Description
Predicted 3D model of RNase P RNA and transfer RNA as a complex of 418 nucleotides. It holds a member of the Rfam family "Bacterial RNase P class A". By type it is a ribozyme.
[in-house]
RNA sequence: GGAGAGGGCCAGGGAGUCGCGGUCGGUAGGCCGUUUACGGUCGCCGGCUGAGGAAAGUCCGGACUCCACAGGGCAGACCACUGGGGAAAUCCCAGCGGGGGCGACCUCGGGAAAGUGCCACAGAGAACAGACCGCCGAUGAUCCGCCUCGCGGGAACAGGCAAGGGUGAAACGGGGGUGUAAGAGACCCCCAGCGUUCCGGGCGACCGGGCGGCUGGCAAACCCUGGUUGGAGCAAGGCCAAGUAGGAAGGCGAUCGAGGGCUGCCCGCCCGAGCCUUCGGGUAGGCCGCACAGUGAAAUGGCUCCCCACGACAGAAUCCGGCUUAUCGGCCCUCUCCGCCU
RNA sequence: GUCCCCAUCGUCUAGCGGCCUAGGACUCCGGUCUUUCAAGCCGGCGACAGGGGUUCGAAUCCCCUUGGGGACGCCA
Repeated sequence: GGAGAGGGCCAGGGAGUCGCGGUCGGUAGGCCGUUUACGGUCGCCGGCUGAGGAAAGUCCGGACUCCACAGGGCAGACCACUGGGGAAAUCCCAGCGGGGGCGACCUCGGGAAAGUGCCACAGAGAACAGACCGCCGAUGAUCCGCCUCGCGGGAACAGGCAAGGGUGAAACGGGGGUGUAAGAGACCCCCAGCGUUCCGGGCGACCGGGCGGCUGGCAAACCCUGGUUGGAGCAAGGCCAAGUAGGAAGGCGAUCGAGGGCUGCCCGCCCGAGCCUUCGGGUAGGCCGCACAGUGAAAUGGCUCCCCACGACAGAAUCCGGCUUAUCGGCCCUCUCCGCCU
Repeated sequence: GUCCCCAUCGUCUAGCGGCCUAGGACUCCGGUCUUUCAAGCCGGCGACAGGGGUUCGAAUCCCCUUGGGGACGCCA
């Protein structure tokens, strides 16, 4: 100097001016209510305060509220290496193992040795398989040759084999050797994987060694193992006010109990005289829930000047902790690889 | 605001890991028939919302994004 890896931060700045939401204080203002004083509301003046790292997606987890308690079983749903942190989480930190990268690092994560299922096309054969080309033909039979009638050679019928070729994403461990008629974990050495009531290390996932037999993949297929899980959601829910047709039709039911207790079923428990469907009617106020922005159809903006790197994604709606996604540019820290110079 | 559902030719749809280079109907285009048009017959164009992952293999299974649709106030 170039190319990268991981992490953190900022989110134009300053001055002036005109506005907007909330709140506090003041007020000889207007209106309303009433016990000449206070309350409500609309104004005016002044102070303070007023969006984000994601406010987003609503993907997880909670707080809070209601369903009498939040009961049992099945089903369902979700999660899944290990150890810590955390209220919890599909969260965070550190580690372990597989895969990728020269590397800094990235990425994935229970079980395929419980069972079932699937593996198209191609191919001989796709899961305790199989023989198209091929190799052999030791053994048995047939044909041929000869001097010795037993040998030799060739062919390839029975048969043997799976080394090589070929197919495929994948061919029943990989490489080398022994062995053999040819071959094969049949045997040996090394390597990968699996198992192990063995030894050592580590809290543990796991690692190293020994021993053993001889080994496909898919669980984001069913499933198995372990764990979590009652349901709904601030339009939850509580209080007040206003208003009308507390209406019509159909169905089910009053202890032989409808219906309800908001996921599907069963059981248990509780409430229980009304309930369901359709058609119609009224009201679309207010207060709380509700927050050191904020209760509302919802405020953060406009203009002028200066500076620079010329400004992205984007706007709180009950509130928190996370994840994910979007994002112009810029700064900082740590680290890796390559090249050059000293 | 909260909770759900869906996305395949221009339109309506089939598909439920491989036989998909995605089938059908209507539309559209060309040809044929007809004096001409329509109908009929023959042929053709035309799609898996986007991205990533699992798998040998994805329209299909999983995740994220985008777009669209639906339900929910109170009296009760």